[in-house]
Context: one part of a larger RNA
RNA sequence: CUGGGUGUAAAGCGUCUGUAGGCUGAUAAGUAAGUCAGAUAUGAAAGACCGGAGCUCAACUCCGAGUUUGUAUUUGAAACUAAUUUCCUAGAAUCAGGGAGAGGUAAGCGGAAUUCUAGGUGUAGGGGUGCAAUCCGUAGAUACCUAGAGGAACACCAAAAGCGAAUGCAUCUUGCUGGAACUCGAUUGACUCUCUGGAACGAAAGCGUGGGUAGCGAAAAGGAUUAGAUACCCUUGUAGUCCACGCCCUAAACGAUGAUAACUAAGUGUUGCAAUUUAUUGCAGUGCUGUAGCUAACGCGUUAAGUUAUCCACCUGAGGAGUACGGUCGCAAGAUUAAAACUC
Numbered sequence: 001c002u003g004g005g006u007g008u009a010a011a012g013c014g015u016c017u018g019u020a021g022g023c024u025g026a027u028a029a030g031u032a033a034g035u036c037a038g039a040u041a042u043g044a045a046a047g048a049c050c051g052g053a054g055c056u057c058a059a060c061u062c063c064g065a066g067u068u069u070g071u072a073u074u075u076g077a078a079a080c081u082a083a084u085u086u087c088c089u090a091g092a093a094u095c096a097g098g099g100a101g102a103g104g105u106a107a108g109c110g111g112a113a114u115u116c117u118a119g120g121u122g123u124a125g126g127g128g129u130g131c132a133a134u135c136c137g138u139a140g141a142u143a144c145c146u147a148g149a150g151g152a153a154c155a156c157c158a159a160a161a162g163c164g165a166a167u168g169c170a171u172c173u174u175g176c177u178g179g180a181a182c183u184c185g186a187u188u189g190a191c192u193c194u195c196u197g198g199a200a201c202g203a204a205a206g207c208g209u210g211g212g213u214a215g216c217g218a219a220a221a222g223g224a225u226u227a228g229a230u231a232c233c234c235u236u237g238u239a240g241u242c243c244a245c246g247c248c249c250u251a252a253a254c255g256a257u258g259a260u261a262a263c264u265a266a267g268u269g270u271u272g273c274a275a276u277u278u279a280u281u282g283c284a285g286u287g288c289u290g291u292a293g294c295u296a297a298c299g300c301g302u303u304a305a306g307u308u309a310u311c312c313a314c315c316u317g318a319g320g321a322g323u324a325c326g327g328u329c330g331c332a333a334g335a336u337u338a339a340a341a342c343u344c
Stems, first nucleotide, its partner, number of pairs: 003316004007298002012312001014201002017198001021194002025088001028085002031082001033081002035077008050064005091191001092188004096183002103177006110154001115149007125136002162169002206247006215241002220236004258311006266289010293300002317344003326337004
C1' cells in the first nucleotide's frame, strides 16, 4: 500500500463538542478544471511481444510491423464531478402551543434509624459465634421511658419506569438553568453528516489545603479457627467515606456492539405527546417474542449483529509487553504515546 475484519475469537477512542480534511438534497443556465473523443509533435537505439529470414537445427543474428499505457499543443462533447449564478422544500434549524421527567446547580426544610450525653424505672447479666473468647457491666450495663447533641443516608412509593452525551441522577420545597419528545401553522433556504489535532466533561480509589466525623471501615491490635492462618469469623479501630476549593483521568467507563442517513414481516407490554368514530390510530422513547436475512455457533433480528452510503477510530500468531527507552502531562501515585532483542 492492498485485502479481510472489529457483540463473545486480535480489534469501536469512556463520552461529547468542534477546526482542518473527507462526504453532501431537488431545479435550471452558461463555463469547461476533472472526464470522454479526434488530430499533431514527441516518446533514442538495443531489449521485450508478434510475423518472417539467415547460419545443417537451436542458442545467436538480421528484417518488418505494432506496442512504448506517458507528456505537451490543439479541435470538439457536456451526462457526471467541480466552481459560478438561478430557483425549491422533502434534510437541518428557528418561532409558537400545552404537557412529561431521580437532567444540572444553589439555598432551606422534614421524619425514621444508629451512636453519644443527661435524667428516670430497674437488676445481673449483655455482646458475639458453627462453638467460643477477646469486649461491655454491681463505679449499675443490656432493656424500657423522657429530653438533648451530631453526622450521614433518604424505607415504602419503585417499575422490563423516567431523565442525561457519557460518568451518572431519588425525602420535600423554592430560586436560577440545560436538553429532548409531540402538535399545527409560520420563517430561513442545504445552513448537512463525520471528524486527525484541539477544547470540555469523566465512577470509585488516590493526592494537596482547610473543615467535619454518627455509622461503616483499608492499615493496625486483640480473640478464635488451623499443622500453620501475616486470611475467611468475632471485638476494637486510624486513614478514608462527608463538605469547600484545587489536582488525578483511570474502570468488566459494557449493549464487551462508533456516529449519521435510507430501506427491509408481524405479534405483545410499557412511558410521553397528539388525534379520535372511545374500538383504536399516529409520532418519539423503552422492553419481550419472532419472519426474511445474517452468524463459526451462541445468538441478532425496524433500538440489527439484515441490505446499502459517508466519515472517523482500531486489529493483523502467542509470549516478551501495554513493558523498556525517549517525549508530553502530574505534587506524588502514576497516566498517555510506545518498541526491540530473544523464545515458541